[in-house]
RNA sequence: AGAGGUGUCCGCGGGAGCCCAGAGGGGCUGAGAGGGCCACGUGCCGACCGCUGAACCUGAUACGGGUCAUACCGUCGUAGGAAAGGGCACGCAAUGCGCAU
Numbered sequence: 001a002g003a004g005g006u007g008u009c010c011g012c013g014g015g016a017g018c019c020c021a022g023a024g025g026g027g028c029u030g031a032g033a034g035g036g037c038c039a040c041g042u043g044c045c046g047a048c049c050g051c052u053g054a055a056c057c058u059g060a061u062a063c064g065g066g067u068c069a070u071a072c073c074g075u076c077g078u079a080g081g082a083a084a085g086g087g088c089a090c091g092c093a094a095u096g097c098g099c100a101u
Stems, first nucleotide, its partner, number of pairs: 001095001005090006011051004017028004035045003038041001056081003062075004
């Protein structure tokens, strides 16, 4: 010096369900279940996750289990799609190079 790796910045992609209540709010799972803005929309920004095995979508009004209920858990699943990125810093395996003896 050096793959993978870690952090960070920029870019890009993505979701926001269920129950009680229905005025504030409370509960479940989860990284995230909506924090902000006004033009009120298929909007923009933020947080979070992901960028190619594992975000997310489809199959799926699927199958099994469980729940008051839900994509709640598991299967499907090495399935089919999906963003098919870049900079900087840290650090490093194999290995290589240099210096000294």